């Protein structure tokens, strides 16, 4: 220096944190689902080591042997048929030799020296082969085969006979050799071994062959295979903690090829374990394969090395090897044959078969090459092997065509109706032809012959865009969109979560997006996962410090010197098969794939070196630790001993009816048997007020009268003494509040279960009254607790300020407190750092270092079994299935509180009228109906929407009609027709009849109007107000909502806007990490109060005239009217108050602290209301959910409720007479004087488009009379009859007048509403809607009060705190039981 290292979605309203779950890569011996052109290489029963039919997979060797034999050849012979003999040579079987223990297969078993590694054998074998040294001499007797009998169904066997050998035994020889006996020497690792010589004693042998040659037999030696031991390494459970009797070791023996309890006889009584033995699961082990940045972590197919097994168990033979897959033999279970006597068989070899499974091929082709076996060779055997077949299983590479072409066709989808889009995409027009097909040629693979592949690669022709694309995906993560269908249904889903009528998330179609002969689902492994953390986490609150000390084991350890070389570091070597993987190269067109060289292989062994660090040994030291020794402090312990206050009980006096208790307020209890209360004495227990204090003491638990005795510790002073003696500590082992048990004992108060009164819907409870265990004491058991500082222990170092406790030293003082340093132990505050924050900070949670215990997502579960303890009750260890995506810290912002503090409001309070009950009116529920159209529903729906339902309205209902429609636009065609008037007929409509004939124009024709047909369309008060605009209520005329920059916090956010005055106000003022600013408040406009100015008619009228009359002349002053100005700001004085803001008084003013009232309504809140005002997106009807007309109904009535009017009566009824008004309206109208009716009203019309006229008399008031306390001269309901008005039409169903009738009603239960001043009451007057139809609404004047201490509480509101497990926000969440 370079190169490597990637994250993301879900917990919340939000933020940080911890924390699990899920995605994206990557892989496969894979399977499934859809699709499928081609070639290469490569793989293919992971399940039943289940069962096999049928073939083949081990034989060869006549040059080991003996008999046979086919065929061809030579001679000879012949009776021509053949016989003989030779040499060549075949084929079966049989005797011998090699092989057969290899190759090939599959992984049951094995936790093991089974494998990997590295050593070691002085304890060992080893046919074929290689090398050396010697030998091979003489004899024998058999036995298959054959021949004969003879047995059995086979299979096979038995008896007699004949016979070779390289078969078999006998004897000789023996360089070695093996056992032995002696001597020397040499080596080495204990036991030992080697070398020389040297005694006795013992073992060999085979031929064939023309011949080269091949073979035999001893022993040495090598080679190659193999055996055997050892160190180390590699799986999980400790809910497996103790195992073992041939065990462990000795001595002799046996047995092996060879060590060994490997097997036996005696002998001893060992041996192994927390470094995990025994015991249970699982499992072939590596090289290596897959992931991974590594380190790890998972696999152990296909090649390769070694192990094990061959139907299940067991056993030996043979042999150089075997406990022997295609031998043997027993045993077991299967299967097959049979004459039932008896036999045969083992595909985990190659194809095949069934069977199991999701799932894994041909009953092929050759030995041509490579290798294996056998022979001298030829040459046979070879399912090894080689090649082919099947399979997209995997990897690799090709290809399904390339140019140009816009009328951007047609179709298809969308669509705002203009267009976009598929899309140069197709059509067209040229040009290739790689693969495939067809046709010719033709290989290497072989060194003479000899090719299964294969007429195969590959090379040439040929003809044609010809034959060749799917698949999953489109919310986020994640690259890719729209439209229909659907409507919490059908489905989808890796997580989060789509869908309940406008679904990018279902499912479909048209685009798009990714991959590609493939693509995608499952499964499974490693990754992200730092989420088990060696690299590389934690542990006050998240999960996580043992309940606390002593101490074993272990595990770590102060200064110095000098040695060793265990660890370390380096260096040399040996080993780390090959293959793989990494580099550079080769070869197949290329590439997978293959070849060659390289590198590397981390471990292991051995040698060497170096001493610095750790160890080990030796020697020291004194600072860690521990001890003397001198104090002084303490609720430390334990035991005995004293004491006084207090409670209860008992006894005696005193004294008498209730008294006490006790509540939040009763009750239950006691008492005339004599409480309570007091006094005096007596008894008994249990606990120790004042001091007493985040002060002491003890390891924690915990410990408090007051003396005495025994005992533990710390603490400060000293530096004698010993000299690392230390920290920590799995197991152990003590000690451990309370409760709770076990024996005995005590037992005053208190007090679990119990009773009994009361709360309360209940009340197995909080409240009381009683009251047993128990609390006390000895002794013993239990072993938990929020046993917490929710903080394991121990050293070391890192700013400081201030209290307390205990002791030392200084300094000054005559001396004493003060005051300075120190040690130790306990608070609090704070730097630094640390922390998710919040806090921790020398008493760490801060920097390091040892050690120990503990945790890994929430539940199930402080649970189950098991173990171990315990008298029991229970305690300790302590799972897992199943269920879920959160669970969970800390913060922050709001709501919210039967939590605070502070303010406000007709919110109580303090008044005044009601309402609730009556009748009657209106709404509304509800019932009813053919319909009683719909709409609002706590406040904030209910005299609302409605400022007028007889018909119309009108949207309901019956009936009757009409279909391009009652309406609007386009385009053909006729050219008149509609309307108006009769008759019919409820009408709408039909029909009949009568009257009626447009307008311009260039003459071509157009425009209005009707009609007629046919379409596009029109309607639609259907529906969705949870698809919407827009309007509205509400909180509320409450003072509050919010941004800019800044600052402060890892953020969420906080600061501002909080704090102290102040205000009606987030009004203001002062202070402050803020400064400033917008939307609200206020103010600017509008009315009413006062003045002035100008104006003066229709209004006024003080003078002048003048009238019945402001009627007229005049006036312009006054009232008025209208415009436009002053006027009120805390301006001014006083007093408090931070020199402030501003309060309170006062003066002056018409009016005084915002002078009354109205408008005006911040961010937001209630999916608040309205689709029926109106608009509007989607749905839904279209001879009807549209339109038209008659009648009905929205006006019903057993009942409830909501606003209301009149009342109940003398503050009043009724009768007469007499005042005073604002503010409207009015020509489709408002209507005066007159007249007529008892009224209502009519007749009739002046006048007025209004400061003129008219509606219009205002009433309560005053003043006179009358009623006289009654259901009446209150009170007006209902009901009759006459009657008027409106209007086509008052029957369902108007109003009004007059007579007559005279109903409930004598002040309204719980409970509830309004109003603070010109207000409540309380009288009246107008409007608007409207033909007519207010007790409702809006409005207007006119008489005209009470009250207010004063904010604890009730409602609502606001500001600031705190809590919180709520945020759909307390009408929250959330727990149990039961369906």
């Nucleotide at each position: 220096c370079c190169c490597u290292u990637a994250g993301a979605g879900u917990u919340u309203g939000u933020u940080c944190c911890u924390g699990g779950c899920u995605c994206a890569g990557g892989a496969u011996g894979a399977a499934c689902g859809c699709u499928g052109g081609c070639g290469g290489c490569g793989u293919g029963c992971u399940u039943a080591a289940c069962a096999c039919a049928u073939g083949c997979a081990a034989g060869u060797c006549g040059a080991a042997c003996g008999a046979u034999u086919a065929a061809a050849c030579c001679g000879a012979c012949c009776u021509c048929g053949g016989u003989c003999g030779g040499a060549u040579a075949u084929a079966a079987a049989g005797u011998g030799g090699c092989g057969a223990a290899c190759g090939g297969g599959u992984g049951a078993g094995u936790a093991a020296c089974a494998c990997g590694u590295g050593a070691c054998c002085a304890a060992c074998c080893u046919g074929c082969c290689c090398c050396g040294u010697g030998c091979a001499c003489g004899g024998g007797g058999a036995c298959a085969a054959c021949c004969g009998c003879c047995g059995g169904a086979a299979a096979c066997g038995g008896c007699g006979g004949c016979u070779a050998a390289u078969a078999c035994c006998c004897g000789a020889u023996g360089a070695u050799c093996c056992u032995u006996u002696a001597a020397a020497g040499a080596g080495a690792c204990a036991u030992c071994u080697c070398u020389u010589u040297u005694u006795a004693g013992g073992c060999a042998a085979a031929g064939c062959g023309c011949a080269u040659a091949c073979g035999g037999c001893a022993c040495g030696g090598g080679a190659u295979g193999g055996g055997g031991u050892c160190g180390c390494g590699g799986c999980c459970c400790a809910u497996c903690a103790g195992g073992u009797a041939g065990u462990c070791g000795g001595c002799g023996g046996g047995g092996u090829a060879a060590c060994g309890g490997c097997c036996c006889a005696c002998c001893g009584a060992g041996c192994u374990u927390u470094u995990g033995a025994c015991g249970g699961g699982u499992a072939g082990c590596c090289g290596g394969c897959c992931u991974g940045a590594g380190a790890g972590g998972g696999c152990g197919a296909u090649c390769g090395g070694c192990c094990a097994c061959a139907u299940u168990g067991g056993g030996a033979c043979u042999g150089a090897g075997a406990u022997a897959c295609g031998g043997c033999c027993c045993a077991g279970a299967c299967u097959c044959c049979u004459a039932c006597g008896g036999g045969a068989g083992g595909c985990a070899g190659c194809a095949g078969u069934g069977g199991g499974g999701a799932a894994u091929a041909u009953u092929g082709c050759g030995c041509a090459a490579u290798g294996g076996g056998g022979g001298a060779a030829a040459c046979c055997c070879u399912g090894a092997c080689g090649c082919a077949g099947c399979a997209a299983c995997g990897c690799c590479g090709c290809g399904u065509g390339c140019g140009g072409g816009a009328g951007g066709a047609a179709g298809g989808c969308c669509u705002u109706c203009g267009g976009g889009u598929c899309g140069c995409a197709g059509a067209c027009c040229g040009c290739u032809u790689u693969c495939a097909g067809c046709a010719g040629g033709a290989a290497c693979g072989a060194a003479a012959u000899u090719g299964a592949c294969g007429g195969u690669a590959c090379c040439u022709g040929c003809a044609g865009a010809a034959g060749a694309a799917g698949c999953c995906c489109c919310g986020g993560c994640u690259a890719a969109c729209u439209a229909c269908g659907u409507g919490c249904c059908a489905g989808c889903a890796g997580c989060c979560g789509c869908g309940g009528u406008a679904a990018u998330a279902c499912g479909u179609a048209g685009g798009a997006g990714g991959c590609a002969a493939g693509c995608g689902u499952u499964a499974u492994c490693c990754g992200g996962a730092a989420u088990g953390a060696c690299u590389g986490g934690g542990c006050g609150u998240a999960a996580a410090g043992g309940g606390u000390g002593c101490g074993u084991a272990g595990g770590u350890g102060g200064u110095c010197u000098u040695g060793c070389a265990a660890g370390u570091u380096a260096g040399u070597a040996g080993c780390g098969u090959a293959a793989u993987c990494c580099c550079g190269g080769g070869g197949c067109u290329u590439a997978a794939c293959u070849u060659c060289g390289g590198a590397a292989c981390u471990a292991c062994u051995a040698c060497u070196a170096a001493a610095a660090c750790u160890g080990c040994a030796a020697a020291a030291c004194u600072u860690g630790a521990a001890u003397g020794c001198a104090g002084g402090a303490g609720g430390g312990g334990c035991a005995g001993a004293u004491g006084g206050a207090a409670u209860u009980c008992c006894c005696a006096g005193u004294g008498u009816a209730g008294c006490g208790g006790g509540u939040g307020g009763a009750a239950u209890g006691c008492g005339u048997a004599g409480u309570u209360a007091u006094u005096g004495g007596g008894a008994a227990g249990a606990a120790c007020a004042c001091c007493g204090g985040c002060g002491g003491c003890g390891a924690a638990g915990g410990c408090g009268a007051u003396c005495u005795g025994c005992u533990g510790g710390a603490c400060u002073g000293u530096a004698a003494c010993u000299g690392a003696c230390a920290c920590u500590g799995a197991g152990g082992c003590a000690c451990g509040a309370a409760a709770g048990c076990g024996u005995g004992g005590g037992g005053a108060g208190c007090a679990a279960a119990c009773a009994g009164g009361a709360u309360u819907a209940g009340a197995u409870a909080c409240c009381c009254u009683g009251g047993u265990a128990g609390u006390c004491c000895a002794c013993g058991c239990u072993g938990u607790a929020a046993a917490c500082g929710a903080u394991g222990a121990a050293u070391a170092c890192u700013a400081g300020g201030u209290g307390u406790a205990g002791g030392g030293g200084g300094u000054a003082u005559c001396g004493a407190c003060u005051c300075c340093c120190u040690c130790u132990g306990u608070g609090c505050c704070g730097u630094c750092g640390c922390a998710a924050a919040c806090g921790c900070a020398u008493u760490a949670a801060g920097u390091a270092u040892u050690c120990c215990g503990c945790c890994u997502g929430g539940g199930g579960a402080c649970u189950a079994c098991g173990g171990c303890c315990g008298c029991a009750a229970g305690g300790u260890u302590g799972a897992a299935a199943c269920c879920u995506a959160a669970a969970g810290a800390a913060a922050u912002u709001g709501a919210c509180g039967g939590g605070g503090a502070c303010c406000c409001g007709c919110a109580c309070a303090a008044g005044c009228a009601g309402c609730g009950g009556a009748g009657c009116a209106u709404g509304g529920g509800g019932a009813u109906u053919a319909a009683u159209u719909c709409g609002a529903c706590g406040c904030a729906a209910c005299g609302c929407g409605a400022a007028a339902a007889a018909c119309c309205u009108u949207a309901c209902c019956a009936g009757a009609a009409c279909u391009u429609g009652a309406c609007a636009u386009c385009g053909c065609g006729u050219g008149a027709c509609c309307a108006u008037c009769c008759u019919u007929g409820u009408a709408a409509u039909g029909a009949g009849g009568a009257c009626u004939u447009c307008c311009c124009u260039u003459c071509g024709g157009g425009g209005a109007c009707a009609c007629a047909a046919a379409g596009a369309c029109a309607g639609g008060u259907g529906u969705u107000g949870c698809a919407u605009g827009g309007u509205u209520g509400u909180c509320g005329u409450c003072a509050g909502c919010u941004c800019g920059u800044g600052u402060c916090g890892u953020g969420a956010g906080a600061u501002g806007u909080u704090a102290g005055g102040u205000u009606a106000a987030g009004u203001c003022c002062u202070g402050c990490a803020a400064c400033g600013a917008g939307c609200g408040c206020a103010a600017c406009a509008c009315u009413c109060g006062u003045g002035u100015a100008c104006a003066g008619u229709u209004g006024c009228c003080a003078a002048u005239a003048u009238u019945c009359a402001g009627u007229u002349a005049g006036g312009a002053a006054c009232u008025c009217u209208g415009u436009a100005c002053a006027g009120a700001c805390c301006g001014c004085c006083g007093u408090a108050g931070u020199u402030a803001a501003u309060a309170c008084g006062g003066a002056g003013g018409a009016a005084g602290g915002u002078g009354g009232g109205g408008a005006u309504g911040a961010c937001g809140u209630c999916a608040a209301a309205u689709c029926a005002u109106c608009a509007c997106g989607g749905c839904c009807c279209u001879u009807a959910c549209g339109u038209u007309c008659u009648g009905g109904g929205c006006u019903u009535c057993a009942c409830c409720c909501g606003u209301g009017c009149u009342a109940c009566a003398a503050u009043g009824g009724c009768u007469a007479u007499u005042a005073c008004a604002a503010a409207g309206a009015g020509u489709c109208g408002c209507a005066a004087u007159a007249c007529c009716g008892u009224a209502a009203g009519g007749u009739g019309g002046a006048g007025c488009u209004a400061a003129u006229c008219u509606c219009a008399u205002a009433a309560a008031g005053a003043u006179a009379g009358u009623c006289u306390c009654a259901g009446u001269u209150c009170a007006g309901a209902u009901u009759g009859u006459g009657g008027g008005c409106u209007g086509c039409a008052a029957c369902c169903c108007g109003c009004c007048c007059a007579c007559a009738u005279g109903a409930a009603g004598u002040a309204g239960g719980a409970g509830u509403u309004g109003c603070u001043a010109g207000u409540a009451a309380u009288c009246c007057c107008g409007a608007a809607u409207c033909a007519g139809c207010a007790u409702g609404u809006c409005g207007g004047g006119g008489u005209g009060a009470a009250u207010g201490c004063g904010u604890u509480a009730c409602c609502g509101g606001g500001u600031c705190u705190u809590g919180c497990a709520c945020u759909c926000a307390c009408c929250g969440c959330c727990c149990g039981u039961c369906a």